Predicted 3D model of a 131-nucleotide RNA (c-di-AMP riboswitch aptamer (ydaO/yuaA leader)) from uncultured Baekduia sp. The source organism's lineage runs through Bacteria, Bacillati, Thermoleophilia, Solirubrobacterales and Baekduia. RNAcentral holds the sequence, with entries from MGnify. Its Rfam family is "c-di-AMP riboswitch aptamer (ydaO/yuaA leader)". About the family: This family represents a conserved RNA structure found upstream of the ydaO and yuaA genes in Bacillus subtilis and related genes in other bacteria. The ydaO/yuaA element is thought to act as a genetic 'off' switch for the ydaO and yuaA genes in its native state.
RNA sequence: CGCCGAACCCUUGCGUAAGCAGGGGGCGGGGGACCCAAGUUGUUUGGGGCGAAUUUCGCGGUUUUCCGCGUGAAGCGCAGGCUCGUUUAGCGCUAGCCCGUCAGCUAACCCCGCAGGCCUACGAACGAGGA
Repeated sequence: CGCCGAACCCUUGCGUAAGCAGGGGGCGGGGGACCCAAGUUGUUUGGGGCGAAUUUCGCGGUUUUCCGCGUGAAGCGCAGGCUCGUUUAGCGCUAGCCCGUCAGCUAACCCCGCAGGCCUACGAACGAGGA
């Protein structure tokens, strides 16, 4: 310079500064009626949310659950003129965390977040827009 991601832009007050406390715009997420949909839970197979991060089959450990490995499928990501869309090649990911017995959809309304982590790469074709 760029990439993943909602996690960006502008601004005010205090302060020497670091920083602290606000406001506006924008982006993202959750809760929440009628109607519709659906039954659910009960010393439990609890249920649910963020996120691409789910799952078939096989093997092994355990022999409920669960864990590990492997093969597929679904899903996600990737600068050489700019942006977007589609197809394709190659490479990679397919985690983690939270609520706390509780939540379908959902207008009004209410609440919350704007973090964190990276160094990929001089692939190709078509279409649209803009310069």